Bacterial RNase P class A from Aquimarina sp. 433, 320 nucleotides, folded computationally. The coordinates come from a structure-prediction model, not an experiment, and the mean pLDDT is 77.
[in-house]
């Protein structure tokens, strides 16, 4: 110099003008049930889409069913130890595979509980088979070598083959759910039923259990689809110290950083910065370029897409 391995940071910046969204402050009005409520307007202030917001693959918080299990089935996980609210995630370590190496990956319990699977070659691929040579017997592939093959005498391999073992698993999801207002038809027909329970719930099935009476299932028909909450102060973020190999934990201090609801978070101008190319001894100059992509209840992971920079480590060749 080049090629690689692992990790971290940023995600263009500044100024000006105009525009959008919510919050706060006070101001100017309007209406009313008047000292309050509702509503309109402009001004100022600090804010407003990510490291993956994506995938919907896992685990939860929260809400409702709701209370209770037992058996069978189904699904998931699988060396050992630790972390975490929890996990199929993270850290360490053993073993195995790949790599020259730094490192990466893991399908990592059991083949004497059972059943399967292995082309071609070979005489024959399992309690099956007997090619060639040698040894041996009363006799028999009884014994050995060669040959084929990944594997050749109660064989070994394979369980991301079926299976067995151990452990675990309720469902639905913010379009959850709760409150208020408006309106209609507490009406019509049929079935089943009213504590000896129809129907509903409990991953699937069975038993059990729970709710349940102007009930419930079906048909025909009528009305409504409006508003408020949930909605962002958190298993939150940052800094320092201590413990620990690490993941992480404890203590102390500081901070508040979208909340839209058909969906806001933008546009223009100037200058600058990164990167690429050309030119120049260099400085500089010119041209271009700046990725993947957009919150919708929230959080912890994994996977995938992607631009630039930095740090540590590995290796071949060359030069000194």
């Nucleotide at each position: 110099c080049a090629a690689g391995c692992a990790g971290a940071u940023c995600a263009c910046c500044u100024u000006a003008u105009c525009g959008c969204c919510g919050u706060g402050u006070g101001c100017c009005g309007a209406a009313c049930u008047u000292a309050g409520u509702u509503u309109g307007g402009a001004a100022c202030a600090a804010g407003g889409a990510g490291g993956a917001a994506a995938g919907u693959c896992c685990g939860g918080a929260c809400a409702c069913c709701a209370u209770a299990g037992u058996g069978c089935a189904g699904c998931a996980u699988a060396g050992c130890g630790g972390g975490u609210a929890a996990c199929g995630c993270c850290c360490g370590u053993c073993c195995g595979u790949c790599g020259a190496g730094a490192g990466a990956c893991g399908a990592g319990g059991a083949c004497a509980a059972g059943u399967g699977c292995a082309g071609c070659a070979g005489a024959a691929a399992g309690a099956a088979u007997g090619u060639a040579c040698a040894g041996g017997u009363a006799a028999u592939g009884c014994u050995g070598u060669a040959g084929u093959g990944a594997a050749a005498u109660c064989a070994g391999g394979u369980a991301a083959a079926c299976u067995c073992u151990a452990u675990g698993c309720g469902g639905u999801g913010c379009a959850a759910c709760g409150c208020c207002a408006u309106g209609u038809a507490u009406a019509c027909c049929a079935g089943c039923g009213c504590u000896u329970a129809a129907g509903g719930g409990u991953u699937g099935c069975a038993c059990g259990c729970c709710c349940a009476a102007u009930g419930u299932u079906g048909g025909a028909g009528g009305g409504u689809a409006g508003g408020c909450g949930g909605u962002u102060g958190g298993a939150u973020u940052c800094u320092a110290a201590a413990a620990g190999u690490a993941a992480u934990u404890u203590u102390a201090g500081a901070a508040c950083u979208a909340g839209a609801u058909a969906a806001a978070u933008g546009a223009u101008a100037a200058g600058g910065a990164u990167c690429u190319c050309a030119u120049u001894u260099a400085g500089g100059u010119g041209a271009g370029u700046u990725a993947c992509a957009g919150a919708a209840u929230c959080c912890g992971g994994c996977u995938u897409a992607u631009g630039a920079u930095c740090u540590g480590c590995u290796u071949u060749u060359u030069u000194a």
The gene name in the source record is rnpB. The sequence is in RNAcentral, with records from ENA. It matches the Rfam family "Bacterial RNase P class A". By type it is a ribozyme. Rfam describes the family as follows. Ribonuclease P (RNase P) is a ubiquitous endoribonuclease, found in archaea, bacteria and eukarya as well as chloroplasts and mitochondria. NCBI's taxonomy places the organism under Bacteria, Pseudomonadati, Flavobacteriales, Flavobacteriaceae, Aquimarina.